[in-house]
Context: one part of a larger RNA
RNA sequence: UGUAUAAAACUGCGGAGAUCGUGUUCUUGUACGAGAGGACCGAACAUGACAAACCUCUGAUGGACCAGUUGUUUCGCCAGAAGCACAGCUGGGUAGUUACGUUUGGGAGUAACAACUGCUGAAAGCAUCUCAAGCAGGCAAUCUCUAUCCAAAACAAGUUUUAUUUAUCGUAGAAGACUACUACGUAAUAGGUGGAAUGUCUAAACAUAGUAAUAUGUGUGCAUAUCCAUACUAAUAGU
Numbered sequence: 001u002g003u004a005u006a007a008a009a010c011u012g013c014g015g016a017g018a019u020c021g022u023g024u025u026c027u028u029g030u031a032c033g034a035g036a037g038g039a040c041c042g043a044a045c046a047u048g049a050c051a052a053a054c055c056u057c058u059g060a061u062g063g064a065c066c067a068g069u070u071g072u073u074u075c076g077c078c079a080g081a082a083g084c085a086c087a088g089c090u091g092g093g094u095a096g097u098u099a100c101g102u103u104u105g106g107g108a109g110u111a112a113c114a115a116c117u118g119c120u121g122a123a124a125g126c127a128u129c130u131c132a133a134g135c136a137g138g139c140a141a142u143c144u145c146u147a148u149c150c151a152a153a154a155c156a157a158g159u160u161u162u163a164u165u166u167a168u169c170g171u172a173g174a175a176g177a178c179u180a181c182u183a184c185g186u187a188a189u190a191g192g193u194g195g196a197a198u199g200u201c202u203a204a205a206c207a208u209a210g211u212a213a214u215a216u217g218u219g220u221g222c223a224u225a226u227c228c229a230u231a232c233u234a235a236u237a238g239u
Stems, first nucleotide, its partner, number of pairs: 005163006014150003020048007032037001050105005058099004065092005070085006107146001112142001116137004167239002169185005189234003192230005198223003205218005
């Protein structure tokens, strides 16, 4: 694009993936076997690989969140800070993203059918399971249905319901290359602010001890993405 307006939901012709492996225990030292040895069937548990989802835990990352620290320059100096040096280096680390982490998954049965085993039975008065008619049993990771996912472009193009909205624009997003999608546009959409969680680790200042480096005490300070609240700012006006 089509499907004889649009939107949403549904059905599922059909398709995809998966349906895996090992060990231990019980059954059982049983059946079997002179003994040595040693099961089928069935059940439970553990584990490997694989797959999917997720971030509570354990870790990784976390480019500017906190602290420490070297050299040097600057802020007049001390103190305190800032710039540059791979983010200067080092120690940690929220959200997010992740695996090395966590959770979950692989179920059940039917029909057909192979080798093969048979029934009835002629051609061929016998016999014969039959690339004779007819009938039965029978393996698997085959096949069918169920389960998961996709799916009306299934041209027999399906069914149901609803129908005054849509785009631009703006604030944004666990959505995203762009588009698209989703939330909101006077309201908690984003920012700001307040509080909390969480991270870092005890800021500055002052006092004390020491010649001093420094230490101790009092005092915590700062903070990106998280949560709650709050219209202070921006979502105006329009087309």

This is a predicted structure of a 239-nucleotide part of an RNA (large-subunit ribosomal RNA, domain VI) from Aliivibrio sp. Its Rfam family is "Bacterial large subunit ribosomal RNA". Rfam links the family to the GO terms structural constituent of ribosome and ribosome.